[in-house]
This record gives sequence, C1' cells and structure tokens, in this order.
RNA sequence: GCGGGUGUAGUACAGCGGUUAGUAUGCAAGUUUUCCAAACUUGAGAUCGGAGUUCGAUUCUCCGCACCCGCA
Repeated sequence: GCGGGUGUAGUACAGCGGUUAGUAUGCAAGUUUUCCAAACUUGAGAUCGGAGUUCGAUUCUCCGCACCCGCA
C1' cells in the first nucleotide's frame, strides 16, 4: 500500500428497518444471617464520529477513526 472483518452498559456478548435497546457478570441499595459469603428483590449504567437513504436507522450505503486477520 491492497483486501476482508469488528466497533452496543465497567467487562463479555445478543439485537431480520418500527425496542421500554436485552442477557450474563460486575457496581449500588434492600431482605436474610451473630458477621461474611451464598441466595432473593430492586436500581443506575451503553449503540465509535460525521454524512446519506427512508415516514422511521443500533440495523442499509459512503467517508473518517480505532482494533483484528490476510496479501504484498
């Protein structure tokens, strides 16, 4: 330099264009326990940036950025 892939809660991942954006774990509070742990309940927390298509975009297209893989 060329080609391909990925980017979503702190972390690991889901999400066939119409969602309350979900699951696990972590975090906070509560119940329970002599205390801790475990268990149960509740809560906060996220779509890489920009443009486009569309009535409507996390999803489709383009550009950029970061990371991964291959070729040279």
Source information:
This is a predicted structure of a 72-nucleotide RNA (transfer RNA) from Nanosynbacter lyticus. Its Rfam family is "tRNA". Rfam classes the family as a transfer RNA. Rfam's curators write: Transfer RNA (tRNA) molecules are approximately 80 nucleotides in length.